[in-house]
RNA sequence: UCAAACGAUAGAGGCGCACUGCACGAACAGUACCCCACCCGAGAGGCCGCCGAGGCCGUGGGGGAAAGGCGUGGGUGCCGAAGCGGAUGCCUUGGCAGGGCAUUUGACUGGCCUUACGGAGAAUAUCCGUCGGGCUGUCGCAGAAAUGCGGAGAGCUAUCCACACC
Repeated sequence: UCAAACGAUAGAGGCGCACUGCACGAACAGUACCCCACCCGAGAGGCCGCCGAGGCCGUGGGGGAAAGGCGUGGGUGCCGAAGCGGAUGCCUUGGCAGGGCAUUUGACUGGCCUUACGGAGAAUAUCCGUCGGGCUGUCGCAGAAAUGCGGAGAGCUAUCCACACC
């Protein structure tokens, strides 16, 4: 010089991300379900089946949950964290729809907040998606600066890096 790229390692973003046989709380819900009485010729359930005149539904009375989902705190692991889409398989059901999980795949998404709409959900909780708005980190360009514009995580920052040749 090659030669600062590839790669390796470490790291940053902040209302950052995910998880949890943890604690507390709200909600589910005076619901489901069980029992008693009355009434009733008919429903109930997302749909089919099952069920239902030996009484569905409804009304009154007596008992009365839980799971999934969520909030706050703690803990754990992290910064493609993770989410979403496709495919395949499994679970849930008698079956379907719906839902959940796993594997795999996609340069779809930098992160967060949020209106509207759509989806999941019991939900006005919460989550997901799309459009728009805002905030923010980072890099590039312009600028004296303030700031403006643009890009995407296949990004950004730091450190390290051979053979060979001279």
This is a predicted structure of a 166-nucleotide RNA (Lysine riboswitch aptamer). Its mean pLDDT, the model's own confidence on a scale to 100, is 80. It matches the Rfam family "Lysine riboswitch aptamer". About the family: Riboswitches are metabolite binding domains within certain messenger RNAs that serve as precision sensors for their corresponding targets.